[in-house]
This is a predicted structure of a 526-nucleotide part of an RNA (small-subunit ribosomal RNA, 5' domain) from an uncultured Bacteroidales bacterium. Model confidence (mean pLDDT): 82 of 100.
Context: one part of a larger RNA
RNA sequence: GAUGAACGCUAGCGAUAGGCCUAACACAUGCAAGUCGAGGGGCAGCAUAGGGUAGCAAUACUUUGAUGGCGACCGGCGCACGGGUGAGUAACGCGUAUGCAACCUACCUACAACAGGGGGAUAACCCGGAGAAAUCCGGACUAAUACCGCAUAAAACAGGGGUCCCGCAUGGGAAUAUUUGUUAAAGAUUUAUCGGUUGUAGAUGGGCAUGCGUUCCAUUAGGUAGUUGGUAAGGUAAUGGCUUACCAAGCCGGCGAUGGAUAGGGGAACUGAGAGGUUUGUCCCCCACACUGGAACUGAGACACGGACCAGACUCCUACGGGAGGCAGCAGUGAGGAAUAUUGGUCAAUGGGCGAGAGCCUGAACCAGCCAAAUCGCGUGAAGGAAGACAGCCCUACGGGUUUUAAACUUCUUUUGUACAGGAAUAAAAGACAUUACGUGUAGUGUAUUGCAUGUACUGUACGAAUAAGCAUCGGCUAACUCCGUGCCAGCAGCCGCGGUAAUACGGAGGAUGCGAGCGUUAUCC
Numbered sequence: 001g002a003u004g005a006a007c008g009c010u011a012g013c014g015a016u017a018g019g020c021c022u023a024a025c026a027c028a029u030g031c032a033a034g035u036c037g038a039g040g041g042g043c044a045g046c047a048u049a050g051g052g053u054a055g056c057a058a059u060a061c062u063u064u065g066a067u068g069g070c071g072a073c074c075g076g077c078g079c080a081c082g083g084g085u086g087a088g089u090a091a092c093g094c095g096u097a098u099g100c101a102a103c104c105u106a107c108c109u110a111c112a113a114c115a116g117g118g119g120g121a122u123a124a125c126c127c128g129g130a131g132a133a134a135u136c137c138g139g140a141c142u143a144a145u146a147c148c149g150c151a152u153a154a155a156a157c158a159g160g161g162g163u164c165c166c167g168c169a170u171g172g173g174a175a176u177a178u179u180u181g182u183u184a185a186a187g188a189u190u191u192a193u194c195g196g197u198u199g200u201a202g203a204u205g206g207g208c209a210u211g212c213g214u215u216c217c218a219u220u221a222g223g224u225a226g227u228u229g230g231u232a233a234g235g236u237a238a239u240g241g242c243u244u245a246c247c248a249a250g251c252c253g254g255c256g257a258u259g260g261a262u263a264g265g266g267g268a269a270c271u272g273a274g275a276g277g278u279u280u281g282u283c284c285c286c287c288a289c290a291c292u293g294g295a296a297c298u299g300a301g302a303c304a305c306g307g308a309c310c311a312g313a314c315u316c317c318u319a320c321g322g323g324a325g326g327c328a329g330c331a332g333u334g335a336g337g338a339a340u341a342u343u344g345g346u347c348a349a350u351g352g353g354c355g356a357g358a359g360c361c362u363g364a365a366c367c368a369g370c371c372a373a374a375u376c377g378c379g380u381g382a383a384g385g386a387a388g389a390c391a392g393c394c395c396u397a398c399g400g401g402u403u404u405u406a407a408a409c410u411u412c413u414u415u416u417g418u419a420c421a422g423g424a425a426u427a428a429a430a431g432a433c434a435u436u437a438c439g440u441g442u443a444g445u446g447u448a449u450u451g452c453a454u455g456u457a458c459u460g461u462a463c464g465a466a467u468a469a470g471c472a473u474c475g476g477c478u479a480a481c482u483c484c485g486u487g488c489c490a491g492c493a494g495c496c497g498c499g500g501u502a503a504u505a506c507g508g509a510g511g512a513u514g515c516g517a518g519c520g521u522u523a524u525c526c
Base pairs, nucleotide, nucleotide: 001525002524003523005522006521007520008519009518012378013377014376015375016374018371019370020336025334026333027332029331030330031329034077035076036075039074040073042070043069046068047067048066049064050063051062052061053060054059084289085288086287093214094213095212096211097210098209099208100207103206104205108202109201110200111199112198113197114196116150118148119147126139127138128137129136130135156182157181158180159179160178163174164173165172166171187194188193215261216260217259222252223251224250227249228248229247230246231245232244233243234242264286265285266284267283268279269278270277271276291312292311293310294309314325315324316323317322342368344367345366346365350364351362352361353360354359381412382411383410384409392402393401394400395399417463418462419461420460421459422458426453429450430449432447433446434445435444436443437442438441470515471514472513473512474511475496476495477494481510482509483508484507485506491498492497
């Protein structure tokens, strides 16, 4: 000098940023991922409209998917993002630089082409049954952008033949009126459009491989059988002992293998003149994990935090037969600990998902709350004022010094405070409606709207010095000195050391010094 700090004493305000470093310990409760009716069958609930019954009427009851819309269901997209944590990992994990002639990529963009004609089911609803529940079973009915054949089909895929060009070894590319086989589609609607299928290219995101770098221990010296290489096959989006069969006997190691310990890595941060040393909290990038272990399904993408299955530990419910759960999401609770916050508000902005859109969802995000835990800023008054007042303290003591221009007193100011009044920007955005222009999906114009924070920030007026100072130290290092008490006691102490009767070192007082809404102590790094 620094800190995600803690402790002691003290404490006026604001802005900015930060806040479980320990038990990857266990978790009550609420919320954190939905959306689309412009894909579908429908109609549980709500509203509207109509009908019926009772009634003079008000009204009550009932009915019609008829309309708005819509619970549950089928279907699509999303749920692999965003958010958390650092347990594991010494590794192509990360960083950096390359390669893929060994690869994939939903949504998006551009271009080319196409969409013909059929079929069988199933959920919901209904009926019945089992069960305490979770839930499950059977029967009958029905739809689709759900599912399955057929047709068409290439610059796609697989195979064969010849021609040309190139390279980096395996090889790569081009033109073909060359040839054989295989493979597709879905409709909706307010008629504006939106979607579907195939292919090529792009963009974006990933996968794989390699060079170099990446902690400590030799009181760890030998390690290794899928081990190292080859052939063939399988598997994968793709290369590869990735896997299997066979063959060979290799491969790594004192330039530190193997083993053990520790640890997420980097950008960066702290310190230092630098070289270096230390750290990896907040923010950004990458990785890994999601109660513990394992193996997969779906999907463009997961071996999936708030999905499924199996095993285990733990917790809960039970009618004892059987079931349910996973906060290292946001709050919050217990425990641990020296120690770390609210079971808050809003989708207004930014961003994300779905949707034609309106919109819905969003503990991402933006705000507010708590905390001197940090940094910065402001204040606790300013000017004048000597009888150098009284009290205190000290001395060489009828006197002097110091506290001290300090106070009183006079004049002034009002940051801050209290009261009252006014009052934002963040929306230069967005969608809706109307309208204009043309290049028909863009731009312009107009109208009415959309602000959580917030009646906040900020501004003005009034009042009145009013509401606001402490902490540590004073032997040397080290800025700051005397008196009293104590008497190797009580005590101090970072080091040297101080205290045994004149202690500037202990305790108190007066005074002084340093910093100041903080000051000291402890811990850690340079």